This is a predicted structure of a 146-nucleotide RNA (Guanidine-I riboswitch aptamer) from Synechococcus sp. CS-1332.
[in-house]
RNA sequence: GGAAGUUGCUUCUAGGGUUCCGGUCCACCAACGCUGGCACUGCCGGCAAUGGAAUGGAUGUCUGGUCCGAGAGGAGCGCAUUCGCUGUUCCGGGGACAUCACGUCCUCAGCAGUGAAUGGCACGGAGGGAUAAAAGCCCGGGAGAC
Repeated sequence: GGAAGUUGCUUCUAGGGUUCCGGUCCACCAACGCUGGCACUGCCGGCAAUGGAAUGGAUGUCUGGUCCGAGAGGAGCGCAUUCGCUGUUCCGGGGACAUCACGUCCUCAGCAGUGAAUGGCACGGAGGGAUAAAAGCCCGGGAGAC
């Protein structure tokens, strides 16, 4: 010092947490049943299977739904490059024919449409940032390593 727009978008996944939904536990209400005390026709308590509309709290060390989500994961659609095919008024390059002259035709390029191929490689912190929160998200194909 080291080619490449180190190509864009969408979607899915690995992964990620906890706003919301759901799950679980507790509070709360009812209660099968068990049980303690006392001044015992009773009174005051404890535990508690199970069930419960709403509300509140805890829990992501809850498989989930919602949510976030890859440069170095998948797919799709664009886009770029190359090659082919089809079409093409004028203009541009080359050529053929013809003419007094105007012209006619072929081809290249360009343009439009369409088909195919290609789009390689890629170790990587710490720290910080967003969101409810975290992350393979963003800083970042960064620092560094090789």
Notes
The coordinates come from a structure-prediction model, not an experiment, and the mean pLDDT is 79. The source organism's lineage runs through Bacteria, Cyanobacteriota, Cyanophyceae, Synechococcales and Synechococcus. Of the family's consensus pairs, 100% are formed in the model.